Small-subunit ribosomal RNA, central domain from a sediment metagenome, 347 nucleotides, folded computationally. Rfam family: Bacterial small subunit ribosomal RNA. Its family is annotated with ribosome and structural constituent of ribosome in the Gene Ontology. The coordinates come from a structure-prediction model, not an experiment, and the mean pLDDT is 80.
Context: one part of a larger RNA
RNA sequence: UUGGGCGUAAAGCGUUUCGUAGGUGAUUCAUUAAGUUGCUCUUCAAAGACUACGGCUCAACCGGAGGAAGGGGAGUAAGACUGAUGGAAUUGAAUAGUGGUGGGGUUUCUAGAACUGGUGGUGUAGUAGUGAAAUACGUUGAUAUCAUCAGGAAUUCCAAGGGCGAAGGCAGGAAACUAACCAUUCAUUGACACUGAGGAACGACAGCUAGGGGAGCGAAAGGGAUUAGAGACCCCUGUAGUCCUAGCCGUAAACUAUGCUCGUUAGGGAUUGGCGCUUGCGCCGAGUCCCGUAAGCUAACGCGUUAAACGAGCCGCCUGGGGAGUACGACCGCAAGGUUAAAACUC
Numbered sequence: 001u002u003g004g005g006c007g008u009a010a011a012g013c014g015u016u017u018c019g020u021a022g023g024u025g026a027u028u029c030a031u032u033a034a035g036u037u038g039c040u041c042u043u044c045a046a047a048g049a050c051u052a053c054g055g056c057u058c059a060a061c062c063g064g065a066g067g068a069a070g071g072g073g074a075g076u077a078a079g080a081c082u083g084a085u086g087g088a089a090u091u092g093a094a095u096a097g098u099g100g101u102g103g104g105g106u107u108u109c110u111a112g113a114a115c116u117g118g119u120g121g122u123g124u125a126g127u128a129g130u131g132a133a134a135u136a137c138g139u140u141g142a143u144a145u146c147a148u149c150a151g152g153a154a155u156u157c158c159a160a161g162g163g164c165g166a167a168g169g170c171a172g173g174a175a176a177c178u179a180a181c182c183a184u185u186c187a188u189u190g191a192c193a194c195u196g197a198g199g200a201a202c203g204a205c206a207g208c209u210a211g212g213g214g215a216g217c218g219a220a221a222g223g224g225a226u227u228a229g230a231g232a233c234c235c236c237u238g239u240a241g242u243c244c245u246a247g248c249c250g251u252a253a254a255c256u257a258u259g260c261u262c263g264u265u266a267g268g269g270a271u272u273g274g275c276g277c278u279u280g281c282g283c284c285g286a287g288u289c290c291c292g293u294a295a296g297c298u299a300a301c302g303c304g305u306u307a308a309a310c311g312a313g314c315c316g317c318c319u320g321g322g323g324a325g326u327a328c329g330a331c332c333g334c335a336a337g338g339u340u341a342a343a344a345c346u347c
Stems, first nucleotide, its partner, number of pairs: 004318003007301002012315001014202002018199001022195003027088006034082002036078009050066002053063003092192001093189003096185006104178007111155001115151008126137002163170002207248006216242002221237004259314006267291006273284005296303002320347003329340004
């Protein structure tokens, strides 16, 4: 390589709403004849290979003989399938109208509770903290309580393995803009589709650059404890950061550890949404879950119409452990670093 695989053994790219090349592609009619198939001619030197025979006493070796399969070229025939060209239709796909759903996204405005701080009142000796303490705060009046002002961040209940989003993710309220999904009318287009190497965009947290902001929390740092020690766990402080704006980074157990699309294969139950009505039942298709195997699959665990079943198309990835997701090189980045990615050696 062939083959075999990728939930947990090595292996699904973080995501595909974006998509190039390429690969693959539903129904029907006609034409064509590129692929395809048959036949004919030609060519693939000799040697070698294969088959049987013969010659050296056998064999190796040698001699003459025979026969393909298969490939290249030309011609001819066929017309099922693939392709090409033209036509048609609607089921795939998309668009439009109507109705609906939701923490989908962006921007602006706004609300209450809590917290911290300032000012003023009441009031007096403690407060805070812990396993126990101490550091710390407090007679320059703390903690507690009342009034008032300011600030920043997050949104209790509702709230549900409930919803939305391609993923990351998204939750007080209102408005504007915007995207999606579902049902329905079956109105319009008429295969316009699927996947997708490269590429593009998005992408938690942390981190970086510049400017703001800074209540609480809190890496680093300081102090108090604990301890043999304590660079920790516990306590008191506390800077970056966490927040906003503009840009960068591009990684996560980015997990359902399960790529996307299409078709087929028993059920039962719950729930989101919609419809009908007999108001607690029925129906619908789009989701989200549970049970369970009926079949089937799996090394087992388990999966099981949301498949890890049975098939089809396309992409990515794996090939013993360590060395190593490292070195070197290249590309990207302000940096941190990221992506791509070995070998020696060793077991």